[in-house]
Molecule: Glycine riboswitch aptamer
Organism: Pirellula sp.
RNA sequence: CAGAAUCUCUGGAGAGCGGUCGACUUAGUAUGCUAGGCGACCCACCGAAGGGGCAAACCGGUCUGGACACUACGGCUCAUCGCCAGGUGUUUCGGAAAGGUGAAUCUCUCAGGUCAAUUGGACAGAGGGGCAA
Numbered sequence: 001c002a003g004a005a006u007c008u009c010u011g012g013a014g015a016g017c018g019g020u021c022g023a024c025u026u027a028g029u030a031u032g033c034u035a036g037g038c039g040a041c042c043c044a045c046c047g048a049a050g051g052g053g054c055a056a057a058c059c060g061g062u063c064u065g066g067a068c069a070c071u072a073c074g075g076c077u078c079a080u081c082g083c084c085a086g087g088u089g090u091u092u093c094g095g096a097a098a099g100g101u102g103a104a105u106c107u108c109u110c111a112g113g114u115c116a117a118u119u120g121g122a123c124a125g126a127g128g129g130g131c132a133a
Stems, first nucleotide, its partner, number of pairs: 007127005016043001018042005024037005044114003050110001051108003057101003062096004066091006074084003
């Protein structure tokens, strides 16, 4: 110099007015029940707390092709040279599959959520703050 996080204010989507049960609770009552709350179980659904997964690219090793160098034996050649095949090494000349790192508002739906709300909410704006490279 730059300016993060915690914090404050504001905005902020999606998805069931679901079913069954209860010896719990409140109100009403025709005492049979009805409605709400709470709890348990089940089905359906949402993605924007959190969490999981993945592309390209990069990484380092393995295999392999090309080029160069060396090379026992073998084949071609009358023979040398040379050529073919094989082996070894080098290469900042390539290729291949597996492995590692690797993002999201993508995706999964574990968690969370699906009347309402002083609930939650990624993200955005403003304030404030002043970290690290």